This is a predicted structure of a 116-nucleotide RNA (SAM riboswitch aptamer (S box leader)) from a Candidatus Melainabacteria bacterium. Its Rfam family is "SAM riboswitch aptamer (S box leader)". Gene Ontology term of the family: regulation of gene expression. About the family: The SAM riboswitch is found upstream of a number of genes which code for proteins involved in methionine or cysteine biosynthesis in Gram-positive bacteria. It was read from a public genome assembly, where an Rfam model found it. Of the family's consensus pairs, 97% are formed in the model.

[in-house]
RNA sequence: ACCUCAUCCAGAGGGGCAGAGGGAACCGGCCCGUCGAAGCCCCGGCAACCCGCGUGCAGCCCUGCACGCUCGGUGCCAACUCCGGCCCGCACAGCGAUGUGCGGGACAGAUGACUG
Numbered sequence: 001a002c003c004u005c006a007u008c009c010a011g012a013g014g015g016g017c018a019g020a021g022g023g024a025a026c027c028g029g030c031c032c033g034u035c036g037a038a039g040c041c042c043c044g045g046c047a048a049c050c051c052g053c054g055u056g057c058a059g060c061c062c063u064g065c066a067c068g069c070u071c072g073g074u075g076c077c078a079a080c081u082c083c084g085g086c087c088c089g090c091a092c093a094g095c096g097a098u099g100u101g102c103g104g105g106a107c108a109g110a111u112g113a114c115u116g
Base pairs, nucleotide, nucleotide: 003116004113005112006111007110008109013043014042015041016040017039021032022031023030026085027084028083029082044077045076046075049073050072052069053068054067055066056065057064058063081108086105087104088103089102090101091100092099093098
């Protein structure tokens, strides 16, 4: 890197260096940014995937399930993964092509799995 599985409408920001971009990628939209973007560092926080600990139930150990805690390993801390692009359904507008809105799915992506 590929593959598998799980999750993705919740949650959580200050400072220093830096100096023009950023929101993964292409297209479109919308937004963030010189009242300081990306990146790096420090501190703080969120969360509960993994480890660990505890409680309950089942199972005689092992183990499974549910819940809780958060010292440790990751992750994350504008906007649903910022929104759309492909398919389906419903509503509305239109003679129609089609458009708009809502919902579902797919594709893609992100994160995790004590050294999967």